Small-subunit ribosomal RNA, 5' domain from Reynoutria japonica, 476 nucleotides, folded computationally.
The full RNA is in RNAcentral, with records from SILVA.
It matches the Rfam family "Bacterial small subunit ribosomal RNA".
The coordinates come from a structure-prediction model, not an experiment, and the mean pLDDT is 85.
The source organism's lineage runs through Eukaryota, Viridiplantae, Pentapetalae, Caryophyllales and Reynoutria.
[in-house]
Context: one part of a larger RNA
RNA sequence: AGACGAAUGUUGGUAUCAUGCUUAACACAUGCAAGUCGGACGAGAAGUGUUGUUUCUAGUGGCGGAUGAAUGAGUAACGCAUAAGAACCUUCCCUUGGGAGGGGAAUAACAGCUAGAAAAGGCUGCUAAUACCUCGUAGGCUGAGAGAAAAAGGAGGAAUCCGACCGAGGAGGGGCUCGCGUCUGAUUAGCUAGUUGGUGGGGCAAUAGCUUACCAAGGCGAUGAUCAGUAGUUGGUCCGAGAGGACGAUCAGCCACACUAGGACUGAGACACGGCCCAGACUCCUAUGGGAGGCAACAAUGGGGAAUUUUCCACAAUGGGCAAAAGCCUGACGGAGCAAUGCCGUGUGGAGGUAGAAGGCCCACGGGUCGUGAACUUCUUUUCCCGGAGAAGAAUCAAUGACGGUAUCUGGGAAAUAAGCAUUGGGUAACUUUGUGCCAACCGCCACGGUAUGACAGAGGAUGCAAGUGUUAUCC
Numbered sequence: 001a002g003a004c005g006a007a008u009g010u011u012g013g014u015a016u017c018a019u020g021c022u023u024a025a026c027a028c029a030u031g032c033a034a035g036u037c038g039g040a041c042g043a044g045a046a047g048u049g050u051u052g053u054u055u056c057u058a059g060u061g062g063c064g065g066a067u068g069a070a071u072g073a074g075u076a077a078c079g080c081a082u083a084a085g086a087a088c089c090u091u092c093c094c095u096u097g098g099g100a101g102g103g104g105a106a107u108a109a110c111a112g113c114u115a116g117a118a119a120a121g122g123c124u125g126c127u128a129a130u131a132c133c134u135c136g137u138a139g140g141c142u143g144a145g146a147g148a149a150a151a152a153g154g155a156g157g158a159a160u161c162c163g164a165c166c167g168a169g170g171a172g173g174g175g176c177u178c179g180c181g182u183c184u185g186a187u188u189a190g191c192u193a194g195u196u197g198g199u200g201g202g203g204c205a206a207u208a209g210c211u212u213a214c215c216a217a218g219g220c221g222a223u224g225a226u227c228a229g230u231a232g233u234u235g236g237u238c239c240g241a242g243a244g245g246a247c248g249a250u251c252a253g254c255c256a257c258a259c260u261a262g263g264a265c266u267g268a269g270a271c272a273c274g275g276c277c278c279a280g281a282c283u284c285c286u287a288u289g290g291g292a293g294g295c296a297a298c299a300a301u302g303g304g305g306a307a308u309u310u311u312c313c314a315c316a317a318u319g320g321g322c323a324a325a326a327g328c329c330u331g332a333c334g335g336a337g338c339a340a341u342g343c344c345g346u347g348u349g350g351a352g353g354u355a356g357a358a359g360g361c362c363c364a365c366g367g368g369u370c371g372u373g374a375a376c377u378u379c380u381u382u383u384c385c386c387g388g389a390g391a392a393g394a395a396u397c398a399a400u401g402a403c404g405g406u407a408u409c410u411g412g413g414a415a416a417u418a419a420g421c422a423u424u425g426g427g428u429a430a431c432u433u434u435g436u437g438c439c440a441a442c443c444g445c446c447a448c449g450g451u452a453u454g455a456c457a458g459a460g461g462a463u464g465c466a467a468g469u470g471u472u473a474u475c476c
Base pairs, nucleotide, nucleotide: 002475003474006472007471008470009469010468013346014345017342018341019339020338021304026302027301030299031298035063036062037061040060041059043057044056045055046054071256072255079182080181082179084177085176088174089173090172093170094169095168096167097166098165101135102134103133104132110125111124112123113122114121141147153162154161155160183229184228185227190220191219192218195217196216197215198214199213200212201211202210232254233253234252235251236247237246238245239244259280260279262277263276282293283292284291285290310336312335313334318332319330320329321328322327349379350378351377352376359370360369361368362367384413385412386411387410388409389408393403420465421464422463423462424461425446426445431460432459433458434457435456
């Protein structure tokens, strides 16, 4: 000198675009963040009184809650980056080939009884399905022992449309293996028994000590094993001519985690942030018998801290879930609010104006300087205030805009509303005077101050930058 998710002193006009708990992965009041489908199903209710139907939904059922959003605690690891590989899975989507025949038994809702403070229930009875079971058939698996084993309908007057099942291929996604790379310490030198390999069994979507029994005694290590410390990682960001050094906020990819620890269930996919079970800590309710909860979602609160925003608007756009669709949901996202936190733009007026006015400061008392600066004359209106018109973003036959009566355009008004901060001995641009008298102070470093201080304090002048400017922390 540059940089910054900065903080702080002082000052502060405006616009665009960005950014905003770096600390306690501390605790969280309240609201909201994942639903949807009546064109799968029975039933109930509202409304109508035109008997045509319409609307709503507690429950069964389907799909989605494995995405999106947050955080970086853990992790030195095939976690990540890069380059390859073979023994795999894949809902929805696309292409393509097939077949959907016949039966059955339940169950929630509901009703009755019962029990509890509540949460959560228990018993009996009734009922439906795209829920469940079975026979037949198809392809597929195994391979001579037999076994296992598909389907579903809905809407419509119909055409047809939407679905369900089996097979093949694709796309996208995911699991696994491996070469190489990936911080510090030897004041950590030995580490390892499922450990290294084999065989048999088991297990997985798949390979595999993944697991188990037996057998062998291997495997790793000064090219740093093990142990300890620290740390998410990459694209990238900052500095630098480069080499390189430091960092990993925002944005994008991957990983890990969801009060702490463990576990599985369902499912194409989880060992699941707003699912379940057990244990623990904490908080809350209780009739003391027992229950409820999980903001590292968005806001908000307490706490910690030098320090970081609104308990806002809207689904109009983009995207996502469900639905045949209308549509519903969406704190993703789009926006607004707050903060000079940053970058960038712009303004605080322009022209003329010497009696060089008054006043301040200095003076050799002649004058010099602040200084064309002001006043004054004239002009303009970025900005500001008050009116008028008023978007694009909407994808189209039309309708549909949170932002927003915003941007923008236009009429009127008055120079009107708008300049500070630091420095002034050297480094380093900028000097005099008064006060103080090794005192008070200043000081990154050198240094300064003991009666004529260009270095302290005030004043006047000057210099630098400018809606900022100084200081502090950190990196180069």